[in-house]
Context: one part of a larger RNA
C1' cells in the first nucleotide's frame, strides 16, 4: 500500500449493481418446494349447465338422466435419477489434463419391415369383517396402451452351421362411394397420435491407463484375494469383481503403512514478474441427503421431499401398534463478534405431463431488508470589510475562525406535491409497477462526518492533571508551564462515511 462473504465504535441523504449462516452435516412448529394426461381404461365422489318429476316461497329446494362439461378416489403411462441444497466424508482415477477399448443408451432424428388371432387375472365400486388410529382380511363383480399364451420374424440371438428361439397395443378426428342393418352407424375408406424388431445417428452415461494433485519418518516395513496363471461364475462392459485349484508373488527411501488435515476444478487476492495465499458468489465434475446398512422399480438410482432392516432422537396412542426426517423456500430455537422476508409472480428463460388448451414449477423473474462491497450524485451558486456579534489567543498593540456568516442575486440536482407514462410481447398473455423516464409547481428549501495533529506522518496552542488519572502500532509520554493524558479553539486527512479489530499477499 493493496485485499474482505467480514465484525465492531460513533455517524448516516438519494439511486444503479453485486452480495448476505465462513460458527452447530445442531433440532426443528407451520406453509409451500413434482406432477401430469380423460385423446390408455373401468367409471362418476364433488361442482356445473341442460331437460324431466315432485313439492311449491315463482325460482328455490329434492330426485332422475355419465346424455354433456368435467373429474375426487383408483388401474395405466410418462415424469418423480433433471432442477433446487449441502461439503459430513474423501489424499482416492476424486479432480485436471491428454489418451484408449470390452459397453449401454428412455425421450429425440433418419432407415427398412410389422402392427394378425386368442385367454385368464385384478384394483375400484358392491357386501362382510378386524382396528384406537395406520391400515388390513374375505366374498362377488370388472376394464385397459395392465399382464400372458398362440401365429408370424431376421440385417436380432444363440449355434455343433444342420438348425433352434424370440414381438407387438390400441387411442382420437372425419367420411358413407361401395357390402350388411337404413335415423345415424358397423365392418369400411382415409388421416394422424402411438405400439413392435432391427440398424444408424445425436445426447447422456459406465469402465480403464499416463502425467500432475498438501503435510508428518518423533510413522520403516506393509500386504493371504494379498500378486498372478489355469477353469467356472458375474456384469451393459474389460477386470480377484466373486469363487475353487495351482504358483508365491506384489508394494516401498523415487516415502510404501500409518497418523492427522482437506471436496477437486475454471478461477479468485496480492505481486513488475517468479511466486506466494485461497477455493464465497457464478461455471464444470464428485460425494452426501437423521445415523449405518440393503436392495426393489426403472433406459437411467442402489434414490433428498421412494422402500425394507437396524440405531439415536421426537410425536401421537384406547399401551396392542403406529407416524417423521428443512444440507429444498421462507420461517423457529441453538451456537455466534456476525449473515434477510413465514413477500409476488408463472409476465418472461427454462423444465414435467398432454394432440392441445392448460396444469404444476419456492428453477427462475421480480420485490422486501441490510452503507456489506462497487459505481455515481448530492448536501448549493455568485457578489459580500462595517474585517460585525460571537468564541480562541494575545508581547493588550492586535491576531485568529473569516467571504466564512448576515445582507443582496441566482438555480432546483436530489426531496416534496400535481400531470403523462414504457421497453421487456413474434397473435393473446406483464409479477414487476403507475416502476423506470418525461413535463410541471413552490422554495436553500430535505440532507455530514469520523479519525488524527512528539517522530516514523499531513497538522499547534491554551487550560485542567501533577509517574495520579490516562495514552502507546514502535520508539516511548505524564514525577507543577505536557505541541503526546482530559477539554476546548484552530488545524490536517478522508469524506456518507471514517476509524478500529481480525484475514492474505
Nucleotide at each position: 500500500g493493496a485485499u474482505u462473504g467480514a465484525a465492531c465504535g460513533c455517524u448516516g441523504g438519494c439511486g444503479g449493481u453485486a452480495u448476505g449462516c465462513u460458527u452447530a452435516a445442531c433440532a426443528c412448529a407451520u406453509g409451500c418446494a413434482a406432477g401430469u394426461c380423460g385423446a390408455a381404461c373401468g367409471g362418476a365422489a364433488a361442482c356445473g349447465a341442460u331437460a324431466c318429476u315432485a313439492g311449491c316461497u315463482u325460482g328455490c329446494u329434492a330426485g332422475u338422466a355419465g346424455g354433456c362439461g368435467u373429474c375426487g378416489a383408483g388401474u395405466g403411462g410418462c415424469g418423480g435419477a433433471c432442477g433446487g441444497g449441502u461439503g459430513a466424508g474423501u489424499a482416492a482415477c476424486g479432480c485436471g489434463u491428454a489418451g484408449g477399448a470390452a459397453u449401454c443408451u428412455a425421450c429425440c432424428u433418419a432407415a427398412u419391415a410389422g402392427u394378425g388371432g386368442g385367454g385368464g387375472a385384478u384394483a375400484g365400486c358392491c357386501c362382510a369383517g378386524a382396528g384406537a388410529a395406520a391400515u388390513c382380511u374375505g366374498g362377488a363383480u370388472u376394464a385397459a396402451u395392465a399382464c400372458c399364451g398362440c401365429a408370424u420374424a431376421a440385417u436380432c440371438u444363440c449355434u455343433a452351421u444342420g438348425g433352434a428361439g424370440u414381438a407387438a397395443a390400441g387411442g382420437g378426428g372425419c367420411c358413407c362411394u361401395c357390402u350388411u342393418c337404413u335415423u345415424g352407424a358397423a365392418a369400411g375408406g382415409u388421416u394422424u397420435c402411438g405400439c413392435u424388431a432391427u440398424c444408424a445417428g445425436a445426447u447422456g452415461a459406465g469402465c480403464c491407463u499416463g502425467c500432475g494433485u498438501a503435510a508428518g519418518a518423533u510413522u520403516a516395513g506393509c500386504u493371504a484375494g494379498u500378486u498372478g496363471g489355469u477353469g467356472a461364475g458375474g456384469u451393459a462392459a474389460a477386470a480377484g469383481c466373486u469363487c475353487a485349484c495351482c504358483a508365491a508373488g506384489g508394494c516401498g527411501a523415487c516415502g510404501a503403512u500409518c497418523u492427522g488435515u482437506a471436496g477437486c476444478u475454471g478461477g479468485u487476492c496480492u505481486g513488475a514478474g517468479a511466486g506466494g495465499a485461497u477455493g464465497a458468489u457464478c461455471a464444470g465434475c464428485c460425494a452426501c441427503a437423521c445415523u449405518g446398512g440393503a436392495a426393489c422399480u426403472g433406459a437411467g438410482a442402489c434414490a433428498c421431499g421412494g422402500u425394507c432392516c437396524a440405531g439415536a432422537c421426537u410425536c401421537c396412542u384406547a399401551c396392542g401398534g403406529g407416524a417423521g426426517g428443512c444440507a429444498g423456500c421462507a420461517g423457529u430455537g441453538g451456537g455466534g463478534a456476525a449473515u434477510a422476508u413465514u413477500g409476488c409472480a408463472c409476465a418472461a428463460u427454462g423444465g414435467a405431463g398432454g394432440a392441445a388448451a392448460c396444469u404444476c414449477u419456492g428453477a427462475u423473474g421480480c420485490a422486501g431488508c441490510a452503507a456489506u462491497g462497487u459505481c455515481g450524485c448530492g448536501u448549493g451558486a455568485g457578489u459580500g470589510a462595517a474585517g460585525a456579534a460571537g468564541g480562541c489567543c494575545c508581547u493588550u498593540g492586535g491576531g485568529u475562525c473569516g467571504u466564512a456568516a448576515a445582507g443582496c442575486u441566482c438555480u432546483u440536482u436530489u426531496a416534496u406535491g400535481g400531470g403523462g407514462g414504457a421497453a421487456g410481447a413474434u397473435g393473446a398473455u406483464g409479477a414487476c409497477g403507475g416502476u423506470a423516464c418525461c413535463c410541471c409547481a413552490a422554495g436553500a428549501a430535505u440532507a455530514a462526518g469520523c479519525a488524527c495533529c512528539g517522530g516514523c506522518u499531513a497538522a499547534c496552542u491554551a487550560c485542567g492533571u501533577g509517574c495520579c488519572a490516562g495514552c502507546a502500532g514502535c520508539c516511548g509520554c505524564g514525577g507543577u508551564a505536557a505541541u503526546a493524558c482530559g477539554u476546548a479553539g484552530g488545524g490536517u486527512g478522508c469524506g456518507a462515511g471514517c476509524g478500529u479489530u481480525g484475514u492474505u499477499c
Predicted 3D model of a 505-nucleotide part of an RNA (small-subunit ribosomal RNA, 5' domain) from an uncultured delta proteobacterium. Rfam family: Bacterial small subunit ribosomal RNA. Gene Ontology terms of the family: ribosome and structural constituent of ribosome.